Predicted 3D model of RNase P RNA and transfer RNA as a complex of 432 nucleotides. It holds a member of the Rfam family "Bacterial RNase P class A". Rfam classes the family as a ribozyme.

[in-house]
RNA sequence: AGAGCCGGACAGACCGCCGCUGCAGAAUUUUCUGCGGAGGAAAGUCCGGGCUCCGCAGGGCAGGACGCCGGGUAACACCCGGGAGGGGCGACCCUCUGACAGCGCCACAGAAAGCAGACCGCCCAGCAAUGGGUAAGGGUGAAACGGCGGUGUAAGAGACCACCAGCUGCACCAGCAAUGGCGCAGGCUAGGCAUACCACGUCCGGAGCAAGACCAAAUAGGGAAGGAGGCCUGCCCGGCCAUACUCCUUCCGGGUAGGUUGCUGGAGGGUGCGGGUAACCGUACUCCAAGAGGAAUGGCGGUCCUGCGGGCUUUAUGUCCGCACGACAAAACCCGGCUUAUCGUCUGGCUCUCUUU
RNA sequence: UGGGCUAUCGUUCAAUUGGCAGGACAGCGGGUUCUGGCUCCGUCAAUCAAGGUUCGAGUCCUUGUAGCCCAGCCA
Numbered sequence: 001a002g003a004g005c006c007g008g009a010c011a012g013a014c015c016g017c018c019g020c021u022g023c024a025g026a027a028u029u030u031u032c033u034g035c036g037g038a039g040g041a042a043a044g045u046c047c048g049g050g051c052u053c054c055g056c057a058g059g060g061c062a063g064g065a066c067g068c069c070g071g072g073u074a075a076c077a078c079c080c081g082g083g084a085g086g087g088g089c090g091a092c093c094c095u096c097u098g099a100c101a102g103c104g105c106c107a108c109a110g111a112a113a114g115c116a117g118a119c120c121g122c123c124c125a126g127c128a129a130u131g132g133g134u135a136a137g138g139g140u141g142a143a144a145c146g147g148c149g150g151u152g153u154a155a156g157a158g159a160c161c162a163c164c165a166g167c168u169g170c171a172c173c174a175g176c177a178a179u180g181g182c183g184c185a186g187g188c189u190a191g192g193c194a195u196a197c198c199a200c201g202u203c204c205g206g207a208g209c210a211a212g213a214c215c216a217a218a219u220a221g222g223g224a225a226g227g228a229g230g231c232c233u234g235c236c237c238g239g240c241c242a243u244a245c246u247c248c249u250u251c252c253g254g255g256u257a258g259g260u261u262g263c264u265g266g267a268g269g270g271u272g273c274g275g276g277u278a279a280c281c282g283u284a285c286u287c288c289a290a291g292a293g294g295a296a297u298g299g300c301g302g303u304c305c306u307g308c309g310g311g312c313u314u315u316a317u318g319u320c321c322g323c324a325c326g327a328c329a330a331a332a333c334c335c336g337g338c339u340u341a342u343c344g345u346c347u348g349g350c351u352c353u354c355u356u357u
Numbered sequence: 358u359g360g361g362c363u364a365u366c367g368u369u370c371a372a373u374u375g376g377c378a379g380g381a382c383a384g385c386g387g388g389u390u391c392u393g394g395c396u397c398c399g400u401c402a403a404u405c406a407a408g409g410u411u412c413g414a415g416u417c418c419u420u421g422u423a424g425c426c427c428a429g430c431c432a
Base pairs, nucleotide, nucleotide: 001353002352003351004350005349006348007347008346009345010344012304013303014302015301016300017299018298020037021036022035023034024033025032026031039328043339044338046337047336048335049334050333051208052207053206054205058237059236060235061234063204064203065202066201067200068082069081070080071079072078083096084095085094086093087092097199098198102197104193105192106191119138120137121134122133123132124131125130146164147163149161150160151159165189167186168185169184170183172181173180174179212261213260214259215258222252223251224250225249226248227247228246229241230240231239232238254431255430256429268287269286270285271284272283273282274281275280305326306324307323308322309321310320311319312318358428359427360426361425362424363423364422367382368381369380370379376412384400385399386398387397388396405421406420407419408418409417
């Protein structure tokens, strides 16, 4: 200098005028003053919690989610550390239970696709047709039943042997563990798909702020059809309520759709110290940072900044003009995550290649 | 705002346990007819997008996009 990997922060700045909205105060019935007024994702609603209600949710079945090991956390499908496998020269990235419990699938091609089998070939017998032996070699396929060398043989073959890969059992060492290392013995060899059903282990009651609570308004507590117990849970046990002048569902018709609360101070942010490899935890001090309800957070003007295009200029640079008037995107009960969208700017650490010293 | 569902030729429906995406209508071309229609033959054309699992994905998994449906209180 070029190419690349993993993070972090910001998300135009300032001024003037006119508005919108919450709170407080004044004034007083609609005005004034002061203070506050979107995000890193407010998004998708994909997970996990808090909170609220459901006749406290107990047991079983069904269903759903997750899946190497250890830790963090309110909890998680998240995060941190470790392990194994795969990819990349590398920084680094991706994946993760079980296929000797069962049950399946592996199209086409190919001789054969799963307790193997024999098309060509090779060997033996035979004039030949053919019969027998074989799995070295060929060919098919995504995948063909250990690899290489030798012994052996009619030709061959773990049939036998050395080495290597891999499997099972035992013992030792390191580690909390996943796992790794090493030694001995055995048998010669074991295909893939669970993001197919399934098995094993762990977890999960349901609904959601239009939850729920209070006040006000309204009135035809109506009619028709169907069902008969209803609810807690889809089913069973179990429990609770009701016992037909009752209950449920759907349709038709009618009334009302106003206000208060839940509503923002919280697993909250920042800084320091301590513990921990880290995620994170503890502690001291400090800060308060939107709360609307068809839904506020905006509009106009000016100066500067940024990007793009063009002119002047030998170029860098500077200056002028025009455009974008700055990416993605707008809170709706609140948090922790994940995922997705995103013009750019700044910044930390690291890798590879080339050049120079 | 919350909850639920769907996506396959231009339109409307299929596709078995993952194995060459198939009809019907419409369009286009041709035959038949004096011409048009009916009818017959042929043809064109799609899995919402991206990634993953697999030898192989419309189908299984993940993420996104688009569209549709439902909703308070009284009785």